[in-house]
The RNA shown here (c-di-GMP-I-GGC riboswitch aptamer) has 86 nucleotides and comes from a Chloroflexota bacterium. It was read from a public genome assembly, where an Rfam model found it.
RNA sequence: UUCGACAAUGGCAAACCCAGCGAAAGCUGGAGACGCAAAGCUACGGGUCUAACGUCCGUCCGACUAUGAUCGCCGAGCCGCCGAAG
Numbered sequence: 001u002u003c004g005a006c007a008a009u010g011g012c013a014a015a016c017c018c019a020g021c022g023a024a025a026g027c028u029g030g031a032g033a034c035g036c037a038a039a040g041c042u043a044c045g046g047g048u049c050u051a052a053c054g055u056c057c058g059u060c061c062g063a064c065u066a067u068g069a070u071c072g073c074c075g076a077g078c079c080g081c082c083g084a085a086g
Stems, first nucleotide, its partner, number of pairs: 002086001003083002011036002017030005034072001040078003044075003047070003054064003
């Protein structure tokens, strides 16, 4: 440096519920643990979600659309605990 143990110290926290924010997706806090060796950070590339605003349709319905969101979807970049076997 890689790698990831029936190792050790710890860490994070899904779903559901409560409160708040948001048009929504979703986010924040509390409680709670499904799991995670990067489930630490970054929207840089892709994917996915939402569609307020905008556009189309005579109306409703609907369709398109990200500047919104997702890093616990994948890749990438940066930082990082421990030290078995290889």